[in-house]
Molecule: transfer RNA
Organism: uncultured bacterium
RNA sequence: GGCCCUAUCGUCUAACGGUUAGGACGCCAGGUUCUCAUCCUGGUAAUCAGGGUUCGAUUCCCUGUAGGGUCA
Repeated sequence: GGCCCUAUCGUCUAACGGUUAGGACGCCAGGUUCUCAUCCUGGUAAUCAGGGUUCGAUUCCCUGUAGGGUCA
């Protein structure tokens, strides 16, 4: 340098172009407990950036950024 893949809550991971963007762990609050832990209930927080297509984009297209793979 060419080609390919990936990017979503703090972490991991879902989501036919029409979802309140879901779940687990974490964290916070309450309950339970003499206390801690466990357990129960509730809450918290996210689509890499910029453009395009579309009535509508996390999803499709282009460019960039970051990471990974492969060929030379």